[in-house]
């Protein structure tokens, strides 16, 4: 310097152009219990790395950048 890979609530992943952007674990309220754990029920937390673009409509598709991670010189 190139190439590929990844990037989504606190954490870990899914989501291959259309309904409210989901799951698991944690949080956190309230059942439950003599209590605590487990268990039930319910809430909060994302403007989907950033910034353009395509489209009626983008987490998705195209660009560029930015961060991380590998591989080539």
């Nucleotide at each position: 310097u190139g190439c590929g890979g990844u990037g989504u609530g606190g954490a870990g992943c899914a989501g291959u152009g259309g309904u409210u952007a989901g799951c698991u674990c944690g949080c956190u309220a309230g059942g439950c219990u003599c209590a605590u754990a487990a268990c039930c029920u319910g809430g909060a937390a994302g403007u989907c790395g950033u910034a353009g673009g395509u489209u009626c409509g983008a987490a998705u598709c195209c660009u560029a950048c930015c961060a991380c991670c590998g591989c080539a010189a």